[in-house]
RNA sequence: CAUCGUAAUGGGCAAACCCAUCGAAAGAUGGGGACGCAAAAUUUCCGGUCUAAGGGGCAGCGCCCUAGGAUAGCGGGAUUGCUUGA
Numbered sequence: 001c002a003u004c005g006u007a008a009u010g011g012g013c014a015a016a017c018c019c020a021u022c023g024a025a026a027g028a029u030g031g032g033g034a035c036g037c038a039a040a041a042u043u044u045c046c047g048g049u050c051u052a053a054g055g056g057g058c059a060g061c062g063c064c065c066u067a068g069g070a071u072a073g074c075g076g077g078a079u080u081g082c083u084u085g086a
Base pairs, nucleotide, nucleotide: 003086004085012037013036017032018031019030020029021028022027035073041079042078043077045076046075047074048071049070050069054066055065056064057063058062
């Protein structure tokens, strides 16, 4: 340096749910809270999923299509990385 692995030590993150704020929504942020996580760190490059304000269509106040919105804790890729052992 690369790969693999799991027991321990010290730490780290924080699902659901609740409260507040923001947002058209999906959802996000902060506080509480822990289901889990060795990349649950960063990044929408690829695929998936969610939403549909705006735009478009139908023809009529409803339905359909659409991501530039969201998800990195859906998977893959890229970049970086803690302790210990082989």